[in-house]
């Protein structure tokens, strides 16, 4: 100097609040005492599950999405462990959508003559032409030079006019086939083919998954207006029956309100009062917080995790409490001054991110300062 893991992430008093629960003491509904009251990410809402309601109730397929090396954990995960194969670090160790580029299309900036059925700038060569005998002009050539992330494997030998897998050894990839090691990936060795630039988090192609919506999910209970749907009742008057109650009851019969349509007449429509029912809002209540819970030991496993014991109870608001304001004292500073000498005092500044809204399990992202242990 670096790499990894793990964990804390302010105390303590006093005074005003603010939300549940509990006990009284009052019942107008409030007061009084006791206990409780955010996070390591509560956050991003990206995964992967409980739960709840709609679909489907059975295969298949089409579009969209999504994952891709083994093995293990796990309720499951695209997470986490252990492992392999690549790159990258001297190393601790990080970092990898890590299936196919020999199905088939795209695309490879900026430099280069050329960037993918290749390409002559400089060079090399001379089987060809001109002629001023060393040059132009045409061809040849991917050995060597430049360019670039990349320029159609590397190296040596043969070959050639000069090259060149063009041929032949090795060696590298990469596929098939055998034998060992590994549960596997894969890794070692033999032997044959074969020469292929890259990019698939480009389109594609293979293989596997995948219904939506989300606690404002959905369920109970249920006003006050307005509305719906049904049903009863009118007022006057006359006659009868009844009755210790002389005014009701009950039972018939008659006659009937007001508005509008100019006016009469007929017809038509609208209006009262009271009851019941259903459905909807406000407002209440459940869902709701005991759960794949935490912690501590022990055993097993390299590890993530398990399995046994013990022993805890840890917020539920609902337009959203969990707070604010003083003192004092922690932390910390590359300040500043002073004492002394590398630790003390004094003054000064700093004390983050952030903030439950159904719950769980990861993942990413934010984050003052600070402890511990391991390793190069």
């Nucleotide at each position: 100097a670096g790499g990894a893991g793990g964990c804390c992430g302010g105390g303590u008093g006093a005074c005003c609040g603010c939300u549940g629960u509990u006990c009284g003491c009052u019942u107008g509904u409030g007061c009084g005492g006791g206990g409780a009251g955010a996070g390591g990410a509560a956050c991003g809402u990206c995964c992967g599950a409980g739960c709840u309601c709609c679909a489907c109730a059975c295969g298949g397929g089409c579009a969209g999405g999504g994952u891709g090396c083994c093995g293990g954990g796990u309720a499951a995960c695209g997470c986490c462990c252990g492992g392999g194969c690549g790159c990258g670090g001297c190393g601790a160790c990080g970092c990898g959508a890590c299936g196919g580029a020999a199905a088939g299309u795209g695309c490879c900036a900026c430099a280069g003559a050329g960037a993918a059925c290749a390409g002559a700038c400089c060079g090399c060569c001379u089987c060809c032409g001109g002629c001023u005998u060393g040059c132009c002009g045409g061809g040849g050539u991917a050995a060597g030079g430049g360019u670039g992330a990349a320029a159609c494997g590397g190296u040596g030998c043969g070959g050639u006019a000069a090259g060149a897998g063009c041929g032949c050894a090795c060696c590298a990839g990469u596929c098939c086939c055998u034998c060992c090691g590994g549960u596997a990936a894969c890794g070692g060795a033999g032997g044959g083919g074969c020469u292929g630039g890259g990019c698939a988090a480009a389109c594609c192609c293979c293989a596997c998954c995948c219904g939506g919506a989300g606690c404002a999910a959905g369920g109970c209970c249920a006003a006050a207006u307005a509305g719906g749907a049904g049903g009863a009742c009118a007022g006057u008057c006359c006659c009868g029956u009844u009755c210790c109650u002389c005014g009701g009851a009950c039972g018939g019969g008659a006659c009937g309100g007001g508005a509008g349509c100019g006016c009469c007449c007929g017809g038509c429509u609208c209006c009262g009062u009271c009851c019941u029912c259903g459905g909807g809002u406000a407002g209440g209540c459940c869902g709701c917080u005991c759960g794949a819970g935490c912690c501590c030991g022990u055993c097993g496993g390299c590890a993530a995790c398990g399995g046994c014991g013990g022993g805890c109870c840890u917020a539920g608001a609902u337009a959203g409490a969990u707070g604010g304001u003083c003192a004092c004292c922690g932390u910390c500073c590359u300040g500043c001054c002073g004492c002394u000498u590398c630790g003390c005092g004094g003054c000064g500044g700093a004390u983050a991110c952030a903030g439950a809204a159904c719950u769980c399990g990861g993942c990413g992202u934010a984050c003052a300062g600070g402890c511990c242990g391991c390793c190069u």

A computed fold for a 376-nucleotide RNA from a soil metagenome, annotated as Bacterial RNase P class A.
It matches the Rfam family "Bacterial RNase P class A". Its family is annotated with ribonuclease P activity, tRNA processing and dimeric ribonuclease P complex in the Gene Ontology. By type it is a ribozyme.
RNAcentral holds the sequence, with entries from MGnify.
The coordinates come from a structure-prediction model, not an experiment, and the mean pLDDT is 76.